[in-house]
Molecule: transfer RNA
Organism: Hibiscus syriacus
RNA sequence: GCCCGUCUAGCUCAGUUGGUAGAGCGCAAGGCUUUUAAUCUUGUGGUCGUGAGAUCGAGUCUUACGGUGGACA
Numbered sequence: 001g002c003c004c005g006u007c008u009a010g011c012u013c014a015g016u017u018g019g020u021a022g023a024g025c026g027c028a029a030g031g032c033u034u035u036u037a038a039u040c041u042u043g044u045g046g047u048c049g050u051g052a053g054a055u056c057g058a059g060u061c062u063u064a065c066g067g068u069g070g071a072c073a
Base pairs, nucleotide, nucleotide: 001072003070004069005068006067007066010025011024012023013022019056026044027043028042029041030040031039049065050064051063052062053061
């Protein structure tokens, strides 16, 4: 230089054919326990990397840029 993948909660990741975003861990409170741990219940959670476009409607499609990983040269 060129090509391909990836970016979603504090972390690891789901998200179907475009139809109003979830799990586990974590964190907080409470139950249980002499106490801690373990366990149970409830709660806490998001500008879906950034901008633009098409669409009634975008995490999902198109596009530019950025981060990151890889192949070729």